Notes:
This is a predicted complex of two RNAs, RNase P RNA and transfer RNA, with 435 nucleotides together. It holds a member of the Rfam family "Bacterial RNase P class A". Rfam classes the family as a ribozyme. Rfam's curators write: Ribonuclease P (RNase P) is a ubiquitous endoribonuclease, found in archaea, bacteria and eukarya as well as chloroplasts and mitochondria.
Formats: sequence, structure tokens, C1' cells
RNA sequence: AGAGAAGAUCGGACGGUCGCCGGUCACUUCGCGUGACGGGAGGAAAGUCCGGGCUCCGCAGGGCAGGGUGCUGGCUAACGGCCAGGGGGGGCGACCCCACGGACAGCGCCACAGAAAGCAAACCGCCGCGCCGAAACGCGCGGUAAGGGUGAAACGGUGAGGUAAGAGCUCACCAGCGGCGCGGGUGACCGCGUCGGCUCGGCAAACCCCACCCGGAGCAAGGUCGAAUAGGGGAGCAAUGGGACGGCCCGUCCCGCUCCCGGGUCAGACCGCUGGAGACGCCGGGCAACCGGCGCCCUAGAGAAAUGACCGUCGCCUCGCAAGAGGAGACAGGACCCGGCUUACAGAUCUUCUCUGGCG
RNA sequence: GCGGGAGUAGUUCAGCGGUAGAACGCCAGCUUCCCAAGCUGGAUGUCGCCGGUUCGAUCCCGGUCUCCCGCUCCA
Repeated sequence: AGAGAAGAUCGGACGGUCGCCGGUCACUUCGCGUGACGGGAGGAAAGUCCGGGCUCCGCAGGGCAGGGUGCUGGCUAACGGCCAGGGGGGGCGACCCCACGGACAGCGCCACAGAAAGCAAACCGCCGCGCCGAAACGCGCGGUAAGGGUGAAACGGUGAGGUAAGAGCUCACCAGCGGCGCGGGUGACCGCGUCGGCUCGGCAAACCCCACCCGGAGCAAGGUCGAAUAGGGGAGCAAUGGGACGGCCCGUCCCGCUCCCGGGUCAGACCGCUGGAGACGCCGGGCAACCGGCGCCCUAGAGAAAUGACCGUCGCCUCGCAAGAGGAGACAGGACCCGGCUUACAGAUCUUCUCUGGCG
Repeated sequence: GCGGGAGUAGUUCAGCGGUAGAACGCCAGCUUCCCAAGCUGGAUGUCGCCGGUUCGAUCCCGGUCUCCCGCUCCA
């Protein structure tokens, strides 16, 4: 210098003018009218994919069904999140990726091609025997799975012995599986030794099995107050019935219930509502996620509706020696609140590291 | 805001992981003097999009986009 890897941060700043939505105070002609002060979106506020708080419903006990998660250890209020580690895969490397339990519990599937797709099998080939024959070719019976061919996948690999030809048929080494023993680790797992039969396919992100977790609904939850009206009509079901009850049953309680038509009313007011597993700084523990202590700060809470526009200076980009001129600004916007994940994003900055080349 | 559902020919819908179908519509031919009806034949597809699992995905899993439906109070 070029090409990369990982992590973190920002995503304009200040001032002025005019507006918008809440709050407090003052004045008030009482009209929410005027004035003053102070506050007013994000790293994702988003998607609503997980988890929790909160609220109500049977406080939710048992069983079935259903859903989710799936290497190990830890963190946490909890998680499908995060951290650390193990194993596997990719990259020269920094580093990255992995839903990563079980296929000798069962039930299945493996299209086409191919002899054969899971327990057995042979198309070409190789070999032996028999027949015809001078021979080759051919035909029949049998052996074989080394070679060819098919496929995503064909039942270990290499070498030697062996054989009619072959074959774990035998042997050596290697790979893999299983059993046992020793050592290390909390554990996943790793290392070493020994024995075995020589070798036993894939799919569970199909059903399923195993282990663990999950009651349901959601702030339009729910509560208080006020206003108004007719507890009206029809249909269906009805005591081994229906409802509270949310998938079903047991269990508890109640006795009519469900649907449709119709009626009332402001589409009322207030609470819930924002101070919280809170932000920032320092110190301590821990590899880390995270935890603890101290200090300091208060930072939207609406009608489901506000949070903007313009100007100036600085900053950014382009042109220019300069004076200066021109230009750009992404993705997107709270609605009960948090912890995550995922997705979108113009541009800019910082830190650590890797490979290659050059120069010293 | 919250909850639920669906994306497959032009339209309405089917579709056990193994070359995607049906009906209506469209096109051509036959029939007719012409049209309609009828008969015969044919064309139709990024399975909304992007990844993953798998030998192989419309189907299984994740992400994303679009569309549709329901949910106020009293009695």
C1' cells in the first nucleotide's frame, strides 16, 4: 500500500423567528381567553417472533390432548435470549457457521435410474463344469462380488497372502463402531491401552420415543362515578340437560341457557398511566454474560390525531492555489411497561487483528 | 392497539416430499348462410418473495411483503 476479519460509537451542533401538543403558575372581560416558565420519539420507537411484569377470569389440583425447547456449564424475573466451553463443518489466516437427544421401541419413506435402496440381490464382466464344435462364438448349470455401469446414497480403505476366479477368507497398517480398564475435566467430552465381530445406509425441520417447560385472555385487560332505556319479541336446546368454563374429562358451584331481531346512551368523565428488573459515572467480584456497593439525574404520557418550517454560523461532500461557489442529509416515527430476537438504514468515526506485496 | 386467517393458470378452488391439476374463461379447427350452443385439439404457472432442512420442497422450518376478518359501553 492492497485485500479482508471482529467489536464499538454517532447518525448533525449552537443561536434566532413563527407555529403544534401536554404541564405548572399568574391575570382574567370568565370566552379554556392572554401571558410567563418548563417539557415534548428511536437505534431500531418497526415486525409483533419469543419471554416477563401488571390486570381479570375457577388462584389454576389431577389426567388426556395440544404447543414449545433439545450438546454441556453458567447468567437472568423469564426466554427459543446472552456468555463461556465441547463436538462437527468452512476459510491460507484473522475468524465464521451449525434445530447439535434418539433410526438394534414402533410405524413408515427413499421418486427416476439401477441386478439390487435395507436384507438381500447379479445386467455386463471373471471363473469352473457340461453340450455342439477343428477352434472361436453360442447354449445350459453353478461359483464370485475384485472391475465396469446406475444413483444423492451400493455394506470399510491400502498392501500382501490365498484361490479355478474371487471374497475380512487370512494377516499387517489405517478409518469407523461397540464392550472393558486407566487418567484428565463439575460436565459435554478428550487422551491412552486392550478385546470383539470384521463393519450394522439415510430421513425424526414426517409420525413417533425420551427429557424439560407451558392454565386462558389481554390496557379495547380491568376499576370507580355519572347519564339514558322496554329486562320487549322470535327461534333452538333442555335434567344421562345447560351454564360459570377458556380444547376435553374428573372435580367445585349455579339453575334455565344460546342465537337473532329490537331498546338506551353521552361514542361521557376519571383512575390504570409511567419512578422503572431505570439511565449515567466510579469502585469491587467474575474469563465473560452478569452481580453488588456508592454517587448523581428525572427523561412524552395523548382524542388511537402534537413533536414542524424558515434563516444564520460551524460541521460534511464536490469544484477551486485561494477568496469563494454549488450540493446533500438514510431507515423510520411512541400509545400499559420492560428484557431479547429479527428486519430496514444515506453517510461518518474509533479500536484490535489477519493475509499478500514493496522498502529499510 | 390486540387477536385470527389466506396468498397456486385470467377467475374460483384442489393438490400424502418425487415431472402441479379441475371447472369456467382464452385460442384454433369442425359444424352453420352467420351467431349461439355442441364436438375435437391446444396454450397457459418465478406455487407472493428470500433463506434453511432434505438426494429432491407448493408441501416441513425461519424471515419478509401483501390482502382479508373480528374485538367499545349499559341492559